[in-house]
RNA sequence: GGGCUCAUGGUUUGGUGGUAUAAUACCCCCUUAGCAUGGGGGUGGUCCUGGGUUCGAUUCCCAGUGAGUCCA
Numbered sequence: 001g002g003g004c005u006c007a008u009g010g011u012u013u014g015g016u017g018g019u020a021u022a023a024u025a026c027c028c029c030c031u032u033a034g035c036a037u038g039g040g041g042g043u044g045g046u047c048c049u050g051g052g053u054u055c056g057a058u059u060c061c062c063a064g065u066g067a068g069u070c071c072a
Base pairs, nucleotide, nucleotide: 001071002070003069004068005067006066007065010024011023012022018055026042027041028040029039030038048064049063050062051061052060
């Protein structure tokens, strides 16, 4: 320098053109003599940034930034 993949709550992650899933973490309650485990509830996301297409973009297109990987 070139090719490819990825970017979504604190962390890990599913997902589709109609404002987003689960786990974990955190808080509260139940269970216990107490703790752990277990059960229930709750908080937390400008879906990396900018632009374009569209009635509508996390999703499609372009560019940028960052990460990984391969080639030279």

This is a predicted structure of a 72-nucleotide RNA (transfer RNA) from Ascocoryne sarcoides NRRL 50072. Rfam family: tRNA. Rfam describes the family as follows. Transfer RNA (tRNA) molecules are approximately 80 nucleotides in length. Rfam classes the family as a transfer RNA. It is recorded under the gene name tRNA-Ala-AGC-1-1. The source organism's lineage runs through Eukaryota, Ascomycota, leotiomyceta, Gelatinodiscaceae and Ascocoryne sarcoides.